[in-house]
Overview:
Small-subunit ribosomal RNA, 3' major domain from a metagenome, 477 nucleotides, folded computationally. RNAcentral holds the full RNA, with entries from SILVA. The prediction has a mean pLDDT of 84.

Context: one part of a larger RNA
RNA sequence: UGACGGGGGCCCGCACAAGCGGUGGAGCAUGUGGCUUAAUUCGAGGCAACGCGAAGAACCUUACCUGGGUUUGACAUGUACAGGACCACCCUCGAAAGGGGGCUUUCUCUUCGGAGACCUGUUCACAGGUGCUGCAUGGCUGUCGUCAGCUCGUGCCGUGAGGUGUUCGGUUAAGUCCGGCAACGAGCGCAACCCAUGUCGUCAGUUGCUACCGGGUAAUGCCGGGGACUCUGGCUUACUGCCCGUGUCAAGCGGGAGGAAGGCGUGGAUGACGUCAAGUCCGUAUGGCCCUUACAUCAGGGGCUGCACACGUGCUACAAUGGGCGGCACAAUGGGACGCAAUACCGCGAGGUGGAGCCAAUCCCCAAAACCGUCCCCAGUUCGGAUUGGAGUCUGCAACUCGACUCCAUGAAGCCGGAAUCGCUAGUAAAGGCGUAUCGGCUACGACGCCUUGAAUACGUUCCCGGGCCUUGUACA
Numbered sequence: 001u002g003a004c005g006g007g008g009g010c011c012c013g014c015a016c017a018a019g020c021g022g023u024g025g026a027g028c029a030u031g032u033g034g035c036u037u038a039a040u041u042c043g044a045g046g047c048a049a050c051g052c053g054a055a056g057a058a059c060c061u062u063a064c065c066u067g068g069g070u071u072u073g074a075c076a077u078g079u080a081c082a083g084g085a086c087c088a089c090c091c092u093c094g095a096a097a098g099g100g101g102g103c104u105u106u107c108u109c110u111u112c113g114g115a116g117a118c119c120u121g122u123u124c125a126c127a128g129g130u131g132c133u134g135c136a137u138g139g140c141u142g143u144c145g146u147c148a149g150c151u152c153g154u155g156c157c158g159u160g161a162g163g164u165g166u167u168c169g170g171u172u173a174a175g176u177c178c179g180g181c182a183a184c185g186a187g188c189g190c191a192a193c194c195c196a197u198g199u200c201g202u203c204a205g206u207u208g209c210u211a212c213c214g215g216g217u218a219a220u221g222c223c224g225g226g227g228a229c230u231c232u233g234g235c236u237u238a239c240u241g242c243c244c245g246u247g248u249c250a251a252g253c254g255g256g257a258g259g260a261a262g263g264c265g266u267g268g269a270u271g272a273c274g275u276c277a278a279g280u281c282c283g284u285a286u287g288g289c290c291c292u293u294a295c296a297u298c299a300g301g302g303g304c305u306g307c308a309c310a311c312g313u314g315c316u317a318c319a320a321u322g323g324g325c326g327g328c329a330c331a332a333u334g335g336g337a338c339g340c341a342a343u344a345c346c347g348c349g350a351g352g353u354g355g356a357g358c359c360a361a362u363c364c365c366c367a368a369a370a371c372c373g374u375c376c377c378c379a380g381u382u383c384g385g386a387u388u389g390g391a392g393u394c395u396g397c398a399a400c401u402c403g404a405c406u407c408c409a410u411g412a413a414g415c416c417g418g419a420a421u422c423g424c425u426a427g428u429a430a431a432g433g434c435g436u437a438u439c440g441g442c443u444a445c446g447a448c449g450c451c452u453u454g455a456a457u458a459c460g461u462u463c464c465c466g467g468g469c470c471u472u473g474u475a476c477a
Base pairs, nucleotide, nucleotide: 001477002476003474004473005472007471008470009469010468011467012466013465015461016460019424020423021422022421023420026316027315028314029313030312031311032310033309034307035306042053043052064302065301066300068298069297070296073126077125078124080122081121082120083119084118089102090101091100092099093098107116108115109114128291129290131289132288133287137285139280140279141278142276144274149188150187151186152185153184154183155164156163157162168179169178170177194268195267196266197265201235202234203233204232205231209226212225213224214223215222239262242256243255244254245253246252318417322376323375324374325373326372327371334365335364336363339358340357344353345352346351383414388409389408390407391406392405393404394403430453431452432451433450434449435448436447
């Protein structure tokens, strides 16, 4: 100087408390361990691994296994030689890859010698490796933590390590600001500048809007005017600016006015010096080591989906604030040409036929809970939907291993969950549906977003966890 303390003081955080909803019990989905296996490819491992890399494992992907092949190679550059345009086609062995055989063919320039481009074969340099080392590395990322800290120059103090500044009194979300002070300044962080959202005004008005005027229809902004309104997207608006009190005539704090919004308005992006030899050599790059008829490479099939079991994360439930049936409203984010697909028709349905319109503020994908009516009457049920049998639809070369969905039948566990444990402070939790990426299809109940309905509670800081500042002890560094 740090680190640590079941030392002290001060102070924060859904840290506890106060509340609401869960997990832990059930079934299923998914990841992991374990076991099994020819292989069940590899990585990730307390928080910070475990719906993680994977925003799509039937083949492909694919790195694994099995048997079958290739050896200048699936891919790059160059050299030498030989041949030929390339492409394509046929026969044969084969599961394919691949092997064997055959047929056909002369592109550009030309001084007619040849040269060039491309391809094939042979040769040599080399290619290739998701092989090892993340404890050799770059880059990127997680985490403490959006915590308020981490440092420097000069000066001063100390033999020195170092200290001071950065401590102290107030204050703040903040090393934020004020005051004081052997310090005076400065940098990286904080804040602001950026994006979204909330209000009024203003400008603009198509593909959007329709109050008003006119036209038209079975009906609809459908049509001509129109810019009021909604909306779209630029500008503007909030700064403790104003008032009262308090405070050191300070920073600020409490209250008030006005205002859509008030003291950081709300949310996001933004992550200091560093810590964990944290993670990644399987994204890519890269040192070293290793393989080179194989640890390279091609294709068929299988595996990554195995199942006595254990754990994590989720979904669906156990019902009446509910379930079934009928009626009937109201969104936003987004996506659409190898596409989104309306009206119509067929099918109980998944879906099929067909194709208006739309390269989209124009057309399409497009809601559910809610609300109204009615049935059920507390039961393993008109709850719950696992499992299994049968029949189908769709995608795709192909759904046996191993796809999703539909219909009929079947109708398991489950009556609110032990010890323990998680999230959340407001348009939040909880509940409801919708969209998108990946994608031929989909094991999505995942991820990332969007809107709809919309709470309860916070006395307080003793305690648990994590953190900041000062101080104290130490036989630790």